[in-house]
RNA sequence: UCCUCAUCAAGAGAGGCUUAGGGACGGGCCCUGUGACGCCUCGGCAGCCGUCAGUCGGACAACAAACGACUGAAAGGUGCUAAUUCCCGCCCGGUAAACCCGGGGAAGAUGAGCA
Numbered sequence: 001u002c003c004u005c006a007u008c009a010a011g012a013g014a015g016g017c018u019u020a021g022g023g024a025c026g027g028g029c030c031c032u033g034u035g036a037c038g039c040c041u042c043g044g045c046a047g048c049c050g051u052c053a054g055u056c057g058g059a060c061a062a063c064a065a066a067c068g069a070c071u072g073a074a075a076g077g078u079g080c081u082a083a084u085u086c087c088c089g090c091c092c093g094g095u096a097a098a099c100c101c102g103g104g105g106a107a108g109a110u111g112a113g114c115a
Base pairs, nucleotide, nucleotide: 001115003113004112005111006110007109008108013042014041015040016039017038021031022030023029025089026088027087028086043081044080045079047078048077049076051073052072053071054070055069056068057067085107090104091103092102093101094100
């Protein structure tokens, strides 16, 4: 980096350094010299993987494993810590019509797997 699968309405900020842009892209809207974005330090959150515990299944006359589902704990790996993924971008439906509402996609992000 390609591909596959899952999730994306919840949750969680202080200090220091630096300095002008940042929120992927386009449009909108927003954040930002009362210092954003980024980097560092220390915290925090708990989605996925892994670990541990419980319940149920596996499961039967009885005993029982791999494994699976759910719940919880801790915080090991990764991730996250303005706004629903900030909203919309394409298609379909509702509607007289929609800048309105609903559904599905696309794109993106993260994790796991794979080459």

Predicted 3D model of a 115-nucleotide RNA (SAM riboswitch aptamer (S box leader)) from an Actinomycetota bacterium.
The model forms 97% of the base pairs in the Rfam consensus.
The organism belongs to Actinomycetota, within Bacteria.